[in-house]
RNA sequence: GCCGCGUUAGCUCAGCCUGGGAGAGCAUUCGGCUGAAGACCGAAGUGUCGCUGGUUCAAAUCCGGCACGCGGCA
Numbered sequence: 001g002c003c004g005c006g007u008u009a010g011c012u013c014a015g016c017c018u019g020g021g022a023g024a025g026c027a028u029u030c031g032g033c034u035g036a037a038g039a040c041c042g043a044a045g046u047g048u049c050g051c052u053g054g055u056u057c058a059a060a061u062c063c064g065g066c067a068c069g070c071g072g073c074a
Base pairs, nucleotide, nucleotide: 001073002072003071004070005069006068007067010026011025012024013023020057028044029043030042031041032040050066051065052064053063054062
């Protein structure tokens, strides 16, 4: 230098192919239960969907550029 994959909640990740409601588990907080704690049950998400520009009525999703991480080729 070129190519591929990844970047979404505090953490691990789904959703992207096929555009339209942003989600799961864990953690955390509150409540229930208990003498108390754990376990269990119920409730709670204010996330610039890595950044930027474009396409579109509408973009996490499609297209371009850039940044960071991992891998490969040279």
Transfer RNA from a Candidatus Micrarchaeota archaeon, 74 nucleotides, folded computationally. It matches the Rfam family "tRNA". About the family: Transfer RNA (tRNA) molecules are approximately 80 nucleotides in length. The coordinates come from a structure-prediction model, not an experiment, and the mean pLDDT is 83.